A computed fold for a 1551-nucleotide RNA from an Acidobacteriota bacterium, annotated as small-subunit ribosomal RNA.
Taxonomically the source falls in Acidobacteriota (Bacteria, Pseudomonadati).
The prediction has a mean pLDDT of 82.
The RNAcentral record of the sequence draws on ENA and SILVA.

RNA sequence: GAUGGAGAGUUUGAUCCUGGCUCAGGACGAACGCUGGCGGCGUGCUUAACACAUGCAAGUCGAACGGGGUCCAUCUGGUGGUAACACCGGAGAAGACCUAGUGGCGAACGGGUGCGUAACACGUGAGGAACCUGCCCCAGAGACCGGGAUAACCCGGGGAAACCCGAGCUAAUACCGGAUACCCUCCUUUGACCACAUGGUCAGCUGAGGAAAUGGUCCGCUGCUCUGGGAGGGCCUCGCGGCCUAUCAGCUUGUUGGCGAGGUAACGGCUCACCAAGGCUACGACGGGUAGCUGGUCUGAGAGGACGAUCAGCCACACUGGGACUGAGACACGGCCCAGACUCCUACGGGAGGCAGCAGUGGGGAAUAUUGCGCAAUGGGCGAAAGCCUGACGCAGCAACGCCGCGUGGGGGAAGAAGGCUCUCGGGUUGUAAACCCCUUUCAGCAGGGACGAAACUGACGGUACCUGCAGAAGAAGCCCCGGCCAACUACGUGCCAGCAGCCGCGGUAACACGUAGGGGGCGAGCGUUGUCCGGAUUUAUUGGGCGUAAAGAGCUCGUAGGCUGUUCAGUUAGUCGGGCGUGAAAACUCAGGGCUCAACCCUGAGACGCCGCCCGAUACUGCUGUGACUGGAGUCCGGUAGAGGAGCGUGGAAUUCCUAGUGUAGCGGUGAAAUGCGCAGAUAUUAGGAGGAACACCAACGGCGAAGGCAGCGCUCUGGGCCGGUACUGACGCUGAGGAGCGAAAGCGUGGGGAGCAAACAGGAUUAGAUACCCUGGUAGUCCACGCCGUAAACGUUGGGCACUAGGUGUGGGGCGUUAUCAACGCGUUCCGUGCCGUAGCUAACGCAUUAAGUGCCCCUGCCGUAGCUAACGCAUUAAGUGCCCCGCCUGGGGAGUACGGCCGCAAGGCUAAAACUCAAAGGAAUUGACGGGGGCCCGCACAAGCGGCGGAGCAUGUUGCUUAAUUCGAGGCAACGCGAAGAACCUUACCUGGGCUUGACAUGUAGGGAAAAGCCAUAGAGAUAUGGUGUCCUUCGGGGCCCUACACAGGUGGUGCAUGGCUGUCGUCAGCUCGUGUCGUGAGAUGUUGGGUUAAGUCCCGCAACGAGCGCAACCCUUGUCCUAUGUUGCCAGCGGGUAAUGCCGGGGACUCGUAGGAGACUGCCGGGGUUAACUCGGAGGAAGGUGGGGAUGACGUCAAGUCAUCAUGCCCCUUAUGUCCAGGGCUGCAAACAUGCUACAAUGGCCGGUACAAAGGGCUGCUAUAUCGCGAGAUUGAGCGAAUCCCACAAAACCGGUCUCAGUUCGGAUUGGAGUCUGCAACUCGACUCCAUGAAGCCGGAGUCGCUAGUAAUCCCGGAUCAGCAACGCCGGGGUGAAUACGUUCCCGGGCCUUGUACACACCGCCCGUCACACCACGAAAGUCGGCAACACCCGAAGUCAGUGGCCUAACCCUUUUGGGAAGGAGCUGCCGAAGGUGGGGCUGGCGAUUGGGGUGAAGUCGUAACAAGGUAGCCGUACCGGAAGGUGCGGCUGGAUCACCUCCUUU
Repeated sequence: GAUGGAGAGUUUGAUCCUGGCUCAGGACGAACGCUGGCGGCGUGCUUAACACAUGCAAGUCGAACGGGGUCCAUCUGGUGGUAACACCGGAGAAGACCUAGUGGCGAACGGGUGCGUAACACGUGAGGAACCUGCCCCAGAGACCGGGAUAACCCGGGGAAACCCGAGCUAAUACCGGAUACCCUCCUUUGACCACAUGGUCAGCUGAGGAAAUGGUCCGCUGCUCUGGGAGGGCCUCGCGGCCUAUCAGCUUGUUGGCGAGGUAACGGCUCACCAAGGCUACGACGGGUAGCUGGUCUGAGAGGACGAUCAGCCACACUGGGACUGAGACACGGCCCAGACUCCUACGGGAGGCAGCAGUGGGGAAUAUUGCGCAAUGGGCGAAAGCCUGACGCAGCAACGCCGCGUGGGGGAAGAAGGCUCUCGGGUUGUAAACCCCUUUCAGCAGGGACGAAACUGACGGUACCUGCAGAAGAAGCCCCGGCCAACUACGUGCCAGCAGCCGCGGUAACACGUAGGGGGCGAGCGUUGUCCGGAUUUAUUGGGCGUAAAGAGCUCGUAGGCUGUUCAGUUAGUCGGGCGUGAAAACUCAGGGCUCAACCCUGAGACGCCGCCCGAUACUGCUGUGACUGGAGUCCGGUAGAGGAGCGUGGAAUUCCUAGUGUAGCGGUGAAAUGCGCAGAUAUUAGGAGGAACACCAACGGCGAAGGCAGCGCUCUGGGCCGGUACUGACGCUGAGGAGCGAAAGCGUGGGGAGCAAACAGGAUUAGAUACCCUGGUAGUCCACGCCGUAAACGUUGGGCACUAGGUGUGGGGCGUUAUCAACGCGUUCCGUGCCGUAGCUAACGCAUUAAGUGCCCCUGCCGUAGCUAACGCAUUAAGUGCCCCGCCUGGGGAGUACGGCCGCAAGGCUAAAACUCAAAGGAAUUGACGGGGGCCCGCACAAGCGGCGGAGCAUGUUGCUUAAUUCGAGGCAACGCGAAGAACCUUACCUGGGCUUGACAUGUAGGGAAAAGCCAUAGAGAUAUGGUGUCCUUCGGGGCCCUACACAGGUGGUGCAUGGCUGUCGUCAGCUCGUGUCGUGAGAUGUUGGGUUAAGUCCCGCAACGAGCGCAACCCUUGUCCUAUGUUGCCAGCGGGUAAUGCCGGGGACUCGUAGGAGACUGCCGGGGUUAACUCGGAGGAAGGUGGGGAUGACGUCAAGUCAUCAUGCCCCUUAUGUCCAGGGCUGCAAACAUGCUACAAUGGCCGGUACAAAGGGCUGCUAUAUCGCGAGAUUGAGCGAAUCCCACAAAACCGGUCUCAGUUCGGAUUGGAGUCUGCAACUCGACUCCAUGAAGCCGGAGUCGCUAGUAAUCCCGGAUCAGCAACGCCGGGGUGAAUACGUUCCCGGGCCUUGUACACACCGCCCGUCACACCACGAAAGUCGGCAACACCCGAAGUCAGUGGCCUAACCCUUUUGGGAAGGAGCUGCCGAAGGUGGGGCUGGCGAUUGGGGUGAAGUCGUAACAAGGUAGCCGUACCGGAAGGUGCGGCUGGAUCACCUCCUUU
């Protein structure tokens, strides 16, 4: 010395960035919703400057004046009375009081409002030598002599009123004349001093002109006149400052200046005459819009931004417009005149009015108060004063409108009461909260006292503040929120409904997001909402942003203004810096102190108030001045040099097309394939000749030139620029460049040529669902030339220009120098190897360095790579996107839109400039991981291919759809539903339908009470459930159990949700993948590892490598099968031995063999050779039963499909509860026009039929398998041995083989269908079983498009067994064995998958995304015949009031002349003229409302047509332009890469 800066949500699958939207903060003259105890201090029509009823808001002075009135001493009249006296009247001095009028002062202040005003209106600082100033202060001097009127009043008159007229009288501090003049003004003039020009000040001379109220008075004083000064106030001028708009670019005629005059307090075109032609403007004139300005207020770290309530200063206005009068001051809020609109009164003739003063009313509006008290205080007017007036002001009232303060109680109190909510039923929470106990009394209430504000009289506030006392926890809490941001969570209800929402977003049956409740959080007499401002927003970026791809570099160049600008010297001091002075009103702000009990609030002091002005000083930098200097920037000159630079003229060959002629014959042409087209009238092809136009192969190149666009055969002429060398000359002459000018591809336009090829449009042919396209055949503009327009492109390096600096490497084009050997060419080199010290020039701020520099020079163009650095990343990187400086252009969310309107340009097309409404919460960039591609590479798989056999055609079976039905229960739906759940629907099953019943229930548990037995059996009724009757007498440890009935809890549900779930399953896929830790890289998502080279069935293994390891998968371990060994040997086996039979392991016996059981061996690329990297591995071979995982099985990673299943089971929630539960009977699940799926059987001779003869394995069996025997043609029946099974049975396996027959036919194939007769199971075969026999004998002769399985003991084919099961619709399924093939060249293609890579606008991930027309609804906007307004001007007409000017006649007290009369001077009315508001007419300008219709645009869960774009998006896309088309769009011409893919070339990197 300083007190000061926070972020979050939202684009994505995720990330970083860009970028908008939104939120948290503060504030308010606020309003609205809910709520509301007290006090203090403030604040309170932001809208209709809309209209106003009523009252009040400016009067005062009798000490300026005349008059009047009241009172009154006193005098007096009348009546009554004897009188006193009472009553009624008249005159009325002095005096007191009041006052209409004359007169003076005030009314120009105070108070209100913000219409107008973009201006010297305001702020600030100067100037006035160009000015005014009543009252007040100071000073000097003076106030003498006169005059004539006039209100009031009286009389008369008019008018409804307002008010007016006539005659007569009168006063003044009213008015007038004269005198005087310290003095003032003017004219002439002298001197001194001063000054910024005109000039000013002081002193003096001559002449002219100019005052006054000798008032008032209470005698103190006060007033009057002239002059000078002061204070305060005002007026004028100038510098500077502060809004938006260029879709306002030119404006101006009193305009700019001059001379003269008028006018004003005063300068001045302020006004007028004349003269000149000027003045302002891109530093924004003129126009339009908006707006009172400031001190300040709010916000902000600040810089800023926004605002201009209350308070204070200035301005403007006073119903609208105009005008002057009076006055010191006004062009006057509560004055006047006129015009207009409006309102009111009226006797219709005429009058009155102006709340933007205080209250108040209506109206408008979301919204803003009392028709209050008082002049007690402060202040103001008048007055000598008393005093009067004062809606200024002081107070009170209303309003939570704001700020501040206080309270609604404090302490104790756990059985954590009850109640509420929740619950996993245990509890938790509300919660010390309450109750209860002990206290306190602020505030409010009641009572008593009672101020300050006032120095004296005087207090509206006010019996107020304050003090004291009293009673009693007593009278006093709500609002918002609880998904994230953002602090605070549960339950129920609801079910994309109702609703919420600031943004993101919630709600479609388990909502922490809706509604309610409980609980919680926040604030608290408030709390929320809405609106507005600042902040956050560095989101307009001066502080403090950007422009390669996010928005953004103009297409390029020249160049004006402007901005910036080399070295040096001198001067100056404008900027700049320092000091001082003035100013910067008060209030506000900050700090300190003080006063209300605190605070808010108030008071005092200090600070601050960036500015501006003046004076003094400094001189580094910037500026300025200097016919000062310099050479490095820039330019000139001389000598060279490369080039598709430009323009014009000429010229050449190849090719296409056409024409002519020849040869020649049937096709040519074209495509994916074709056709249109051409051709026998001779094409195409080929030869020769000719015509014409356009373009220039090779060279040729990330080569050259040019500012860009662009430029290409060759030659000539003219011409621009660059580069190099020399270093002679000039001497800063430079850079950039708003406006401006020129150039500017293609397309297009105009005029005239030309026209070979190509080719928009167009035509035809194809393609297609269509094909206004892609392809083909034709073909016109055009393409070409000349001249003139157009002026745009992805005009791109998407990168403005210039200068300087900051590692390198490597090419390329040009030039210079050196070098060998003298020239030329080629080649090479060109800061030249390393490393010290000293030191001169020179350089450096200095230190110091100095031929190895830190001196001097070290070229230009064009590529690539790369360090630092930069970047969001990609990338850029001496050709910067690095580091700096200078100048210009441009950006500020997406859409609307580069559009509309306006303007400019253009012949047109159109270009340039360029919005808004409305709408969205994003739109974007780069990169990442996936997914996808009609992208690429590598590789697998019965994926294709090669084969074999099927399906699709027939009949039947089964399943499904559909239809039907009372019901045809439900589920499964591409692969991965459909012989699936179902390994068995006649009843049962069964969930469905019809009908009949039951209601604690068919089933479970518990409690309470009661009961008798229960079940079973029989009979009756019934379709049965059931009911009735009979019969029947369980167990016990004696407690009871079991059973029944009643009641209550509850049961029950194949009801819903597989998108609430568990479990299980399918699928990708037995595919080779999926991840993690640590490390490393990257801002990050992520990457690396896991990629690469090999290899494998495999992320299998090896090698390499910023990775090193690990896990789940793979493989292996398990089962089975194949060989052998060992052990064992029954029910299995039988070689040898023995016995026996008709025969048989039948028996003794045996363990050899087979086999069974158990255990082991064996196979590991182990061995050899080749290849390979000495590897992994692979190929071949040997041996072996088996060889490279031997075959088969089980085994299914992270995950995907909201896959399947609530009907296996389990289960949350919801639903039903005399029914959606449960029982029963019958029916249905089997219905049949049709379609599909899976099978079976076939169509036959590789066969059918008949006969004969062989060989299995694996299973099953006691409610069972059943031998044998008998019967039946048969199904089967009867019988009943054996066997709980290596023993017995099912059980004869079949194909095969042998023999016979059939002979190609709807058959001796095929067996459906139907009739008849049976068998068996079963309570029961009608709906609806299987089988048998007889008869019947249908379709079908190998199956369209298409499609399925299979790579070896496989396919094919043949039988056997089993589960379920009473039986069976099984031809299905699951197993078993028998016989037993063919083929694989190969990976182009189809499908699926894996890895790498690439593109992406996809991420619900291509079944993605997405474009345009059309249709519908709504919204805003544009155009539009017109129509209705508004604003500001212009021209002309009319012309009020009024100022000024003129004025014959008319009128007139003061002054002058005159004898009255009269005249003069001066004035007035009237009239006239200039000007002049409002009004009228006219044509234009600008602007707004409405507008039939029309145009595009936007928005809108499921509309129509197509498919344009994103992948090579299926024709790469896009830009400009032209034409065409329902639409996206297509095509032509030129351009771009922001195009994939493949190949080649060049260059680079690494080795």